[in-house]
């Protein structure tokens, strides 16, 4: 540095739910809790999804903020074996 994730070690990490706090909202953040992950680590760079506005006779429409990294895809950084 490439590759894998059989075995096996050292550990990470936490879904729904419930409690407080926070946000119009979608969510977030903090204890609890384990569904689960081999990157469910970090980036909102492309889709897709939710969320508010505004525009429009309406629309699955158009525009403009925000969220989601456990929704996929890329980029970037690790652990432990094997060449």
């Nucleotide at each position: 540095u490439a590759c894998g994730u059989u075995a096996a070690a050292a550990g990470c990490u936490a879904a729904a739910c419930c409690u407080a706090c926070u946000g119009u909202a979608a969510g977030g953040u903090a204890g609890g809790g384990g569904c689960g992950g081999a990157a469910a680590g970090u980036c909102g760079c492309g889709g897709a999804u939710c969320c508010u506005g505004a525009c429009g006779c309406g629309a699955u429409g158009c525009c403009a903020g925000g969220a989601u990294a456990g929704c996929c895809g890329g980029a970037u950084u690790g652990c432990c074996g094997u060449g």
This is a predicted structure of an 83-nucleotide RNA (c-di-GMP-I riboswitch aptamer) from a Candidatus Competibacteraceae bacterium.